[in-house]
RNA sequence: GCCUCGGUAGCUUAGCUGGUUAUAGCGCCGCACUGGUAAUGCGGAGGUCGCGGGUUCAAAUCCCGCCCGAGGCU
Numbered sequence: 001g002c003c004u005c006g007g008u009a010g011c012u013u014a015g016c017u018g019g020u021u022a023u024a025g026c027g028c029c030g031c032a033c034u035g036g037u038a039a040u041g042c043g044g045a046g047g048u049c050g051c052g053g054g055u056u057c058a059a060a061u062c063c064c065g066c067c068c069g070a071g072g073c074u
Stems, first nucleotide, its partner, number of pairs: 001073007010026003019057001028044005050066005
C1' cells in the first nucleotide's frame, strides 16, 4: 500500500434486502423482602448508533471520504 470484518449506554451485544417507540444482559440508582448484607422481585436513569458529507419524505441500516481496532496479502 491492497483486501475482508468490526466500531451501537460504563462493559458485552441484538437490530444492517431503509419505515416512524433503537434491544437485551451485566453494572448503576430507588423501592420491596431481611435483624443486617447477599440473592431475588419491581421500577428508573443512562445512546449526537466512531467522525464528516451525500442520497431519500424518512438513514444505526445505502453511497463517498477520514479515524480507530482485528485478521490476511505483498
Molecule: transfer RNA
Organism: Thermoproteota archaeon